């Protein structure tokens, strides 16, 4: 220095509820804890979700991201403590 992460001090907050923004996915705030060693930040890549608008259709519906998801994965950046190995 790197991998790993016992212990200690702590941190975050799923589902759900209420309010609110949004066409929706989903976001924000409060409550609430399923879990999380990056469950901190980041939309570059993949993946997933939605379809207002657009296209097709007689219709039902289908396709489509410029929208969304970081608690889907990878990448990038940053971070508390540190036993044993």
């Nucleotide at each position: 220095a790197a991998u790993u992460g016992a212990a200690a001090g702590g941190g975050c907050a799923a589902a759900c509820u209420u309010a609110u923004c949004g066409a929706a996915a989903g976001g924000u705030a409060a409550g609430g804890a399923c879990g999380c060693a990056a469950a901190g930040c980041u939309a570059c890549a993949a993946g997933u979700c939605u379809a207002a608008g657009g296209u097709g259709g007689a219709a039902a519906c289908a396709c489509u991201a410029u929208g969304a998801c970081g608690g889907u994965u990878g990448g990038g950046c940053u971070g508390c403590c540190a036993a044993a190995a």

About this RNA
A computed fold for an 85-nucleotide RNA from a Bacillota bacterium, annotated as c-di-GMP-I-GGC riboswitch aptamer. The coordinates come from a structure-prediction model, not an experiment, and the mean pLDDT is 89. The model forms 90% of the base pairs in the Rfam consensus. Lineage of the source: Bacteria > Bacillati > Bacillota. It was read from a public genome assembly, where an Rfam model found it.